[in-house]
Context: one part of a larger RNA
């Protein structure tokens, strides 16, 4: 000397642009954070005199596998790169061929019954694009290739509408496989029995000891296996002339996790943060019978800790889901608020102005030093401050931001200077005050009565809205 998600202390004017629990993956109160479709349906209410409009709890459809957070775990095909495939892909696109005909429930509702509640349960009625047969098969899937098997759904504003079935091609996006790369320890040396391979089955969308029989005896290790410690990994940050060292916050890609362990259901996709079901630990309610919960989502409380923000506005843009659309939601996103917590700009005035004024420090008592510094004089007004105008961001409409940015006038020089050091290294020196005391100190020393080293003052050096310390890294 740089760098930092700093922290301490002192001090603190404005702008802009960024970032903000590194600790306890510690327990959380409150409120929001995932819905949407009536053009799928039956029903019940408001409104109308009707026609018919409008609301929804239910059924059903899509989405809740994104988006959002955290890095607990993991040394690993985890991630990075370069390859391959035995595989799957909802919505989107291309293309080709149908959307013929029947049926039985079932929630809603009604009337019951049971509980303290969460809630559960008989009857009886009803409907759909909810469910199940038959018909049909280009093209599809199967087999012993004769053969067998297997589909659909309507709505409506009637239109070149949106929906369904089956197929094929695509794009997207996943799963799996491999080379090669990837911390530290031998005071860790042997490790391994589904182990390694083989045959044959099962499973899965798929390859595979993945699983399971049965058959060999194998597999990996000094080029460090296995064990243990530690750690998400990367594009990148940072340091340095590089070569390399160190980190992996923000911002992006992938993984892996969601109270702790497990485990599937559903669905193209999950072994699913605001889904299920067992267990456990912790907290709430209970009429003691039983039952709820999950902030590692945006605020916010407690605690821990040097330490690290608002229980704010908004869907106006961008983007997501739904819905033909009109719209709805959407703590994602925009944007405010709050911190000098990093950078980066701009400012606390400019120009004259010597009886070198007082004053203050010194002093050989003449002086010298603060010092052109003040005072005066002249000017300017940029930031704050008042006062008018006032955008873009938004395609017709629709601005949270904001009456903001930004322009123009107006007044006053007026509202804005600190922190550290001054032996040497290392710029910058005298007084006093203490007198090995009380103190400094990064080293190296300073301090015991003339201390440029301690404390104060005057003065001088550095840097400046910041200085100085501390720690950690190069």
């Nucleotide at each position: 000397g740089a760098a930092c998600g700093u922290a301490c202390g002192c001090u603190g004017g404005c702008g802009g642009c960024a970032c903000g629990c590194c600790u306890a993956a510690c327990a959380c109160a409150u409120g929001c954070a995932a819905g949407u479709c009536g053009a799928a349906c039956g029903a019940a209410g408001u409104a109308g005199c009707a026609a018919u409009a409008c609301u929804u709890a239910g059924u059903g459809g899509c989405a809740g596998a994104c988006g959002g957070g955290u890095g607990a775990g993991u040394a690993a095909c985890a991630u990075g790169u370069a390859g391959g495939u035995a595989u799957c892909u909802a919505c989107c696109c291309u293309a080709u061929g149908g959307c013929c005909u029947g049926g039985a429930a079932u929630a809603a509702c009604a009337c019951g019954a049971g509980g303290a509640a969460a809630c559960u349960u008989g009857u009886g009625c009803u409907a759909a694009u909810a469910c199940c047969g038959g018909a049909u098969a280009a093209g599809u899937c199967u087999u012993u290739a004769c053969g067998g098997a297997g589909a659909a759904a309507g709505c409506u504003u009637u239109a070149u509408g949106c929906a369904c079935c089956a197929u094929u091609g695509g794009a997207u996006g996943a799963g799996c496989c491999u080379g090669c790369a990837c911390u530290u320890g031998a005071u860790u040396a042997g490790u391994u029995u589904g182990u390694u391979g083989g045959u044959a089955g099962g499973g899965u969308a798929a390859u595979g000891g993945c699983c399971u029989a049965c058959c060999a005896a194998g597999a990996c290790u000094g080029u460090g296996a296995u064990c243990a410690a530690u750690a998400g990994c990367u594009g990148a940050u940072u340091u340095g002339a590089g070569a390399g060292g160190a980190u992996g916050a923000u911002c992006a890609g992938c993984c892996a996790c969601a109270c702790u362990g497990g485990g599937a259901c559903u669905g193209a996709g999950a072994c699913a943060c605001g889904g299920c079901c067992c267990a456990g630990a912790c907290u709430c309610c209970u009429a003691c019978g039983g039952g709820a919960g999950g902030c590692u989502g945006c605020a916010g409380c407690a605690g821990g800790g040097a330490a690290u923000a608002u229980u704010g506005c908004g869907c106006a843009a961008u983007g997501a889901g739904c819905g033909a659309a009109a719209g709805c939601u959407u703590g994602a996103c925009g944007c405010a608020g709050c911190g000098a917590c990093a950078c980066c700009g701009c400012g606390u005035g400019u120009g004259g102005g010597a009886u070198g004024a007082c004053g203050g420090a010194u002093c050989u008592a003449g002086g010298u030093u603060u010092g052109u510094a003040a005072a005066c004089c002249a000017c300017u007004u940029u930031c704050a401050g008042g006062a008018g105008g006032g955008a873009a961001g938004a395609a017709a409409a629709u601005g949270a931001c904001g009456g903001u940015a930004c322009c123009u006038c107006c007044a006053c020089a007026a509202g804005a200077a600190g922190c550290c050091c001054c032996g040497g290294c290392c710029a910058a020196c005298u007084a006093c005050g203490u007198g090995c005391c009380a103190g400094c100190a990064g080293c190296c020393g300073c301090g015991g009565u003339a201390a440029u080293a301690c404390g104060u003052a005057g003065g001088g050096g550095g840097c400046g809205a910041g200085c100085g310390u501390u720690g950690u890294c190069c």
Molecule: small-subunit ribosomal RNA, 5' domain
Organism: uncultured bacterium